A computed fold for a 133-nucleotide part of an RNA from an uncultured Candidatus Saccharibacteria bacterium, annotated as small-subunit ribosomal RNA, 3' minor domain. Its mean pLDDT, the model's own confidence on a scale to 100, is 80. It matches the Rfam family "Bacterial small subunit ribosomal RNA". Rfam links the family to the GO terms structural constituent of ribosome and ribosome.

Context: one part of a larger RNA
RNA sequence: CACCGCCCGUCAAACCAUGAAAGUGGCCAACACCCAAAGUCUGAGCUUUGCCUCAGCCUAAGGUGGGGGACAUGAUUGGGGUUAAGUCGUAACAAGGUAUCCGUACCGGAAGGUGCGGAUGGAUUACCUCCUU
Numbered sequence: 001c002a003c004c005g006c007c008c009g010u011c012a013a014a015c016c017a018u019g020a021a022a023g024u025g026g027c028c029a030a031c032a033c034c035c036a037a038a039g040u041c042u043g044a045g046c047u048u049u050g051c052c053u054c055a056g057c058c059u060a061a062g063g064u065g066g067g068g069g070a071c072a073u074g075a076u077u078g079g080g081g082u083u084a085a086g087u088c089g090u091a092a093c094a095a096g097g098u099a100u101c102c103g104u105a106c107c108g109g110a111a112g113g114u115g116c117g118g119a120u121g122g123a124u125u126a127c128c129u130c131c132u133u
Base pairs, nucleotide, nucleotide: 003096005093008089009088011086013083014082015081016080018078019077020076023073024072025071027069028068031065032064033063034062039058041056042055043054044053045052046050099120100119101118102117103116104115105114106113107112
C1' cells in the first nucleotide's frame, strides 16, 4: 500500500481443546447387613487347675446391598479457537447510500430486517442560548 480501502455472518475444508449425552469401565473412602480366624477378656466344666475343654463379647480377612466421590471412555450432538489465495451475500466504518447503538419481541440462508422504548458516542442546513477573540 490510504474506498480498486476496511470489514461482518452463514456455508464448505483441515486441525486443536472443550460442554451435553443412553450408557460402559475400573478406582477411592465410608455405611448397613451376613459370616467370623487367631487372640485378650468374661463365664462355666474337671480327667491332669492346664501350653485343657465348652460358651460368650470384641474383631482381621471374606461375602451381599444401596448410595457417594473423582477419573477414563461413549453412538450422537452444541457452540469455541486457529488456518496466504473456497462459497453466498454486503450488515458495520463516509449521512456507508434506510444515521448508528442499547434493551426487548417477532421474523429471516447468513450477515440481518421490522415493531416498541431509550441513548447521541449522528452528518447536514437553519434558528436560539452561552463562552472566547